This is a predicted structure of a 148-nucleotide RNA (FMN riboswitch aptamer (RFN element)) from a Nitriliruptoraceae bacterium.
NCBI's taxonomy places the organism under Bacteria, Actinomycetota, Nitriliruptoria, Nitriliruptorales, Nitriliruptoraceae.
The coordinates come from a structure-prediction model, not an experiment, and the mean pLDDT is 81.
RNA sequence: GUUCGUCUCCGGGGACGGGUGGAACUCCCUGCCGGCGGUGACAGCCCGCGACCCGUCGGCGCGUGCGACGCGACGUCCGCAUGCGACGACGGUUGACCCGGUGCGAUCCCGGGGCCGACGGUGACAGUCCGGAUGGCAGGAGACGUGG
Numbered sequence: 001g002u003u004c005g006u007c008u009c010c011g012g013g014g015a016c017g018g019g020u021g022g023a024a025c026u027c028c029c030u031g032c033c034g035g036c037g038g039u040g041a042c043a044g045c046c047c048g049c050g051a052c053c054c055g056u057c058g059g060c061g062c063g064u065g066c067g068a069c070g071c072g073a074c075g076u077c078c079g080c081a082u083g084c085g086a087c088g089a090c091g092g093u094u095g096a097c098c099c100g101g102u103g104c105g106a107u108c109c110c111g112g113g114g115c116c117g118a119c120g121g122u123g124a125c126a127g128u129c130c131g132g133a134u135g136g137c138a139g140g141a142g143a144c145g146u147g148g
Stems, first nucleotide, its partner, number of pairs: 002147001004145007015030001017029003031128002033117002035049004044115002053092006060085008068076003097113005119131003
């Protein structure tokens, strides 16, 4: 350094302000922010991933109904159907960049100009406030063990 296994830790940022108004961190002015892996060179906008959202399948938990068993109360680690919940797998959807310069090489650096940003809530329309979320995740770091 590497294969496999177990465990631990890490793993998302952003309005001080001005205006209008009865009311806006939501509108106007002006700011600020940018997960992860890759890419000949450092990326919010190149390729891909994650989360959010939608669907299908699966087993699990809970509720309801029916059946079966039982003398019965109603019970049952029983069967079927159905609804809900979280989880796993697969699939779908998912925003935005150009010009110039340097250079072997840059939509990644420098200069300039521009653009994008889920869902629910909120006396007024949200990337920035509140919420799902002291959640989850792409992934990263390390420890121990094991094989070559």